The RNA shown here (SAM riboswitch aptamer (S box leader)) has 111 nucleotides and comes from a pig gut metagenome. The model forms 94% of the base pairs in the Rfam consensus.
RNA sequence: CUUAUUGAGAGAGAUGGAGGGAAUUGGCCCUGCGAAGUCUCAGCAACAGGCACUUUGCGUACUGUGCUAAAUCCAACAGAUCGCCCGCAAUUGCACGGUCUGAGAAAUAAG
Numbered sequence: 001c002u003u004a005u006u007g008a009g010a011g012a013g014a015u016g017g018a019g020g021g022a023a024u025u026g027g028c029c030c031u032g033c034g035a036a037g038u039c040u041c042a043g044c045a046a047c048a049g050g051c052a053c054u055u056u057g058c059g060u061a062c063u064g065u066g067c068u069a070a071a072u073c074c075a076a077c078a079g080a081u082c083g084c085c086c087g088c089a090a091u092u093g094c095a096c097g098g099u100c101u102g103a104g105a106a107a108u109a110a111g
Base pairs, nucleotide, nucleotide: 001111002110003109004108005107006106011041012040013039014038015037019030020029021028024076025075026074027073042068043067044066047064048063049062050060051059053057072105077102078101079100080099081098082097083096087094088093
């Protein structure tokens, strides 16, 4: 760089000692009832390899990764729709809120 996937799933201990949830912004949340990081074991998943079966699709969890709070925590860019209040404006727009879609960015796997 390309392709595919991303609303599901799965945690304990030790160490550590104040932050963390990808980046910018705005929120919201987790955290001395112990954050991040590191180590050990366990678990989840099925991207690639391997194995088995075979109607070429399914199974397994052996290997290489990956992951184990909250939808990629929510949105901000664009579009659609509904509501709100009659707030501003007056001929149909702006502001506020909700829902959906796409893009962008990110993460993971393979090449």